[in-house]
Molecule: transfer RNA
Organism: Rhodospirillales bacterium
RNA sequence: UCCUCGGUAGCUCAGUUGGUAGAGCAGGCGGCUGUUAACCGCCCGGUCGCUGGUUCGAGUCCGGCCCGGGGAGCCA
Numbered sequence: 001u002c003c004u005c006g007g008u009a010g011c012u013c014a015g016u017u018g019g020u021a022g023a024g025c026a027g028g029c030g031g032c033u034g035u036u037a038a039c040c041g042c043c044c045g046g047u048c049g050c051u052g053g054u055u056c057g058a059g060u061c062c063g064g065c066c067c068g069g070g071g072a073g074c075c076a
Base pairs, nucleotide, nucleotide: 001072002071003070004069005068006067007066010025011024012023013022019056027043028042029041030040031039049065050064051063052062053061
């Protein structure tokens, strides 16, 4: 330098042909229990990496850039 995959909640990840952003875990409150744990219910949760563009509408499509994984190339 090139190719490829990825970046979404504190963490691990979904998100369908572009149409109201979700689950599990963690955290908080409550129920249950002699107590804890487990289990059950509820709540809390987001600049969808950044920036432009297309569109009535973008996590999703297009351009540029940043970060991470893998591969290739170069290495007088």